Description
Large-subunit ribosomal RNA, domain V from a Betaproteobacteria bacterium, 583 nucleotides, folded computationally. The prediction has a mean pLDDT of 85. The RNAcentral record of the full RNA draws on ENA.

[in-house]
Context: one part of a larger RNA
RNA sequence: CCCGCGGCAAGACGGAAAGACCCCGUGCACCUUUACUGUAGCUUUGCAUUGGACUGUGACAAGACUUGUGUAGGAUAGCUGGGAGGCGAUGAAGCGCAGGCGCUAGCUUGCGUGGAGCCAACGUUGAAAUACCAGCCUGGUGUUGUUGCGGUUCUAACCUGGAUCCAUUAUCGGGAUCGGGGACCGUGCAUGGUAGGCAGUUUGACUGGGGCGGUCUCCUCCCAAAGCGUAACGGAGGAGCUCGAAGGUUGCCUAGGUACGGUCGGACAUCGUACUGAUAGUGCAAUGGCACAAGGCAGCUUGACUGCGAGACUGACAAGUCGAGCAGGUGCGAAAGCAGGACAUAGUGAUCCGGUGGUUCUGUAUGGAAGGGCCAUCGCUCAACGGAUAAAAGGUACUCCGGGGAUAACAGGCUGAUACCGCCCAAGAGUUCAUAUCGACGGCGGUGUUUGGCACCUCGAUGUCGGCUCAUCACAUCCUGGGGCUGUAGCCGGUCCCAAGGGUAUGGCUGUUCGCCAUUUAAAGUGGUACGUGAGCUGGGUUCAAAACGUCGUGAGACAGUUUGGUCCCUAUCUGCCGUGGG
Numbered sequence: 001c002c003c004g005c006g007g008c009a010a011g012a013c014g015g016a017a018a019g020a021c022c023c024c025g026u027g028c029a030c031c032u033u034u035a036c037u038g039u040a041g042c043u044u045u046g047c048a049u050u051g052g053a054c055u056g057u058g059a060c061a062a063g064a065c066u067u068g069u070g071u072a073g074g075a076u077a078g079c080u081g082g083g084a085g086g087c088g089a090u091g092a093a094g095c096g097c098a099g100g101c102g103c104u105a106g107c108u109u110g111c112g113u114g115g116a117g118c119c120a121a122c123g124u125u126g127a128a129a130u131a132c133c134a135g136c137c138u139g140g141u142g143u144u145g146u147u148g149c150g151g152u153u154c155u156a157a158c159c160u161g162g163a164u165c166c167a168u169u170a171u172c173g174g175g176a177u178c179g180g181g182g183a184c185c186g187u188g189c190a191u192g193g194u195a196g197g198c199a200g201u202u203u204g205a206c207u208g209g210g211g212c213g214g215u216c217u218c219c220u221c222c223c224a225a226a227g228c229g230u231a232a233c234g235g236a237g238g239a240g241c242u243c244g245a246a247g248g249u250u251g252c253c254u255a256g257g258u259a260c261g262g263u264c265g266g267a268c269a270u271c272g273u274a275c276u277g278a279u280a281g282u283g284c285a286a287u288g289g290c291a292c293a294a295g296g297c298a299g300c301u302u303g304a305c306u307g308c309g310a311g312a313c314u315g316a317c318a319a320g321u322c323g324a325g326c327a328g329g330u331g332c333g334a335a336a337g338c339a340g341g342a343c344a345u346a347g348u349g350a351u352c353c354g355g356u357g358g359u360u361c362u363g364u365a366u367g368g369a370a371g372g373g374c375c376a377u378c379g380c381u382c383a384a385c386g387g388a389u390a391a392a393a394g395g396u397a398c399u400c401c402g403g404g405g406a407u408a409a410c411a412g413g414c415u416g417a418u419a420c421c422g423c424c425c426a427a428g429a430g431u432u433c434a435u436a437u438c439g440a441c442g443g444c445g446g447u448g449u450u451u452g453g454c455a456c457c458u459c460g461a462u463g464u465c466g467g468c469u470c471a472u473c474a475c476a477u478c479c480u481g482g483g484g485c486u487g488u489a490g491c492c493g494g495u496c497c498c499a500a501g502g503g504u505a506u507g508g509c510u511g512u513u514c515g516c517c518a519u520u521u522a523a524a525g526u527g528g529u530a531c532g533u534g535a536g537c538u539g540g541g542u543u544c545a546a547a548a549c550g551u552c553g554u555g556a557g558a559c560a561g562u563u564u565g566g567u568c569c570c571u572a573u574c575u576g577c578c579g580u581g582g583g
Stems, first nucleotide, its partner, number of pairs: 001583008010575003014570002022404004027400001029396004035201005041194003045190005051154012064141003068137001078136005085119003094113008158181003162178005204216003213233001217239006240385001241283001242342002247301007256276006281290002284347001286345003305328004311322003317386001330339003353379007361372002411458001412456001413454003417451001419447006428438002465540001466538003470532001471529005478503003481498006505519005546564004550559003
């Protein structure tokens, strides 16, 4: 050096399973509910199946009978018309009894008695006689018919898991006869309510992982690198209106501050003088403007017009913005002219659908109408503001699928704020004396041991705390060794330098690392090694499914809250290491 054999498991980010954690998907599934929309079921009402009688009570119609004092006035005059006579032995006035009405004056009906009269223009009155006739109004009575509601009753629909009988092998079903209910119940159609019992779904995005928080449209400034534009969960603020004058035009005017003076009067009111000069003001944030004023005041007014619009700016588009000029008619001004809102830039919402007004449009044979079009206008915190629907919340640790190291938790990496270690300066403490020792305010490094930041390998898997076992390295040294200084008398010490050869506890509590305690020791070091080591062990903790408590939640359920329980696979191919044999 080559080839074996027996062993060990440090590595081959070993094998196994397209990670179960986490995120994503306009994924799926179950579960919940005061999410949305439905629906079984239950229930309300109407009609039908569904009939008879009696009775109570409404409505309507017919015919009958009645009913009607405002004041004047013989007095309870409903209205209108006709009309000079009408009623009465088929029994008038009066009287008696009974009933009805009533604004207690009376009106009216029936029966009996009675026996021949009773009323009408009269004068009053808006209207003249129930003297007579006809029609009608208000309210009422009783009759008939139709119909509504309620009650009672009947039996023939319908029901009967009451009895007996029949055919039968017959506790089904059927038939027969009794009995019990009964037009209810039940059922059908329509209709309102209720309805996680059940069903289908929804439950946004951005995001230095996700969640929680915040934000989502528009305006102003910075960032923005002297054209425009330009991102971030970068730094600051505003808007979701207002105004019939705060618009138009014509004419006129100039703030604000400081000093001094001056009654109440004051830092600041109104007045005067001087100086200064836009610091004032602009309906509202900021920026840019503005004195020739866009700022302030007054007169007259409605251009805060209709039809258009050359040409530009700006946008992916859709939108948005500016605009001379022409026609019509208007306001102000002597006129030239100015005026199509406001100093400018925010004050907002596409399309569909629907409403209102107008319209020489259309209008299903024709004339109309309905409906539609066109013009004007209205209805959205559609604010997740280019708006998925008219209409929508949650749980999953019982979970599932597709993906992601595009994205978190472990470990590694980068960084080194934080942490640890060291150094510089030296105010001060140290009786005196900065530096024996300690060292403020500050400054400069090192390490890669903490807590973090980033999200670079790994999500077709890199097993996670602690213990056991076995270790190996660094030295910023715990002991042992050598030294310097000392505020080192000695014994003890303090601090610094050199030094990694060797060594560096056992118990109690706790899952603990850590820590506390007890007792030892020369000492009971600090760290790295995937917080060394699970194809070496354990499995107490954390971190599945079961269950409970507290708390939160309406609930399903949830909790770096607690509690009991809870499957740890791999026969070693290669590298490596130990032992051994052959060539």